[in-house]
RNA sequence: AAACGGCAAACUUGGGGAAACCCAGGGGCGCAAAGCCAUGGGCCUACGGCGAUGAUGAUCGCCACGGCUGCCAGGCUGCCGAA
Numbered sequence: 001a002a003a004c005g006g007c008a009a010a011c012u013u014g015g016g017g018a019a020a021c022c023c024a025g026g027g028g029c030g031c032a033a034a035g036c037c038a039u040g041g042g043c044c045u046a047c048g049g050c051g052a053u054g055a056u057g058a059u060c061g062c063c064a065c066g067g068c069u070g071c072c073a074g075g076c077u078g079c080c081g082a083a
Base pairs, nucleotide, nucleotide: 006031007030011026012025013024014023015022016021029070035076036075037074039073040072041071042068043067044066048063049062050061051060052059053058
């Protein structure tokens, strides 16, 4: 530089969940690891717990045991080719 391919953003249909988000179908923004692992950092949500305000039920703040690997790093694995 190619070749066979792979994955699949937003959005959407159905489903799960308190939510973040996830699963399946459609879709294709992009990705040489956009394959896997929540180990470090970061970010998102707060059913529940704690506290405050306040008066029969809500608002605000804090906390993951929840989540994001297509946020970064780390670990493991992997196709083709000049090599």

Description: A computed fold for an 83-nucleotide RNA from a soil metagenome, annotated as c-di-GMP-I riboswitch aptamer. The sequence is in RNAcentral, with records from MGnify. Rfam family: c-di-GMP-I riboswitch aptamer. About the family: GEMM was predicted in a large-scale screen for bacterial structured RNA regulatory elements.